Transfer RNA from an Acidobacteriota bacterium, 73 nucleotides, folded computationally. Lineage of the source: Bacteria > Pseudomonadati > Acidobacteriota. Its mean pLDDT, the model's own confidence on a scale to 100, is 82.
RNA sequence: GGGGCGUUAGGCAAGCGGUCAAGCCGUCAGUCUUUCAAGCUGAAAAGCAAGGGUUCGAAUCCCCUACGCCCUA
Numbered sequence: 001g002g003g004g005c006g007u008u009a010g011g012c013a014a015g016c017g018g019u020c021a022a023g024c025c026g027u028c029a030g031u032c033u034u035u036c037a038a039g040c041u042g043a044a045a046a047g048c049a050a051g052g053g054u055u056c057g058a059a060u061c062c063c064c065u066a067c068g069c070c071c072u073a
Stems, first nucleotide, its partner, number of pairs: 001072007010025003018056001027043005049065001051063003
C1' cells in the first nucleotide's frame, strides 16, 4: 500500500429498514437484616465513532474520514 471485520449507557453486549434501542454487571433509592453482604422491588444513565447520501422512514443500506484488530505484499 491492498483486503476483511469492528466502533451502541460507567463496563460488556443484543439489534439485521418502522420496537419506548433489549439484557447482564455496575450505580442510586426503597425493602429485608441488630449491621453489612446476598435476595427482592424500583429508578437514573446511550439516539448508536464524525460527516455526507439513499429512503416516506436509517443504529441498520451506500460513500467517505478517524480509531482498533486480523490477513496480505